[in-house]
The RNA shown here (transfer RNA) has 73 nucleotides and comes from Rhodoferax fermentans.
The coordinates come from a structure-prediction model, not an experiment, and the mean pLDDT is 80.
The sequence is in RNAcentral, with records from Rfam.
NCBI's taxonomy places the organism under Bacteria, Pseudomonadota, Burkholderiales, Comamonadaceae, Rhodoferax.

RNA sequence: UGGGGGGUAGCUCAGUUGGGAGAGCGCUACGUUCGCAAUGUAGAGGUCGUGAGUUCGAUCCUCAUCCCUUCCA
Numbered sequence: 001u002g003g004g005g006g007g008u009a010g011c012u013c014a015g016u017u018g019g020g021a022g023a024g025c026g027c028u029a030c031g032u033u034c035g036c037a038a039u040g041u042a043g044a045g046g047u048c049g050u051g052a053g054u055u056c057g058a059u060c061c062u063c064a065u066c067c068c069u070u071c072c073a
Stems, first nucleotide, its partner, number of pairs: 002071006010025004019056001027043005049065005
């Protein structure tokens, strides 16, 4: 300098012919217990890296840009 992959909840990640934003773990409350662990129920938590464009509608398509990782030089 160029190419590939990635950026989604506190963590690890799914998701898409463009229309419901989710799972596991973690966190909070409650039940069970003498208590803890385990387990059950409920709940909180997200500008989907950023900006712009296309569209009735964008996590998804297009462009630019930032960051991480990897390969080449």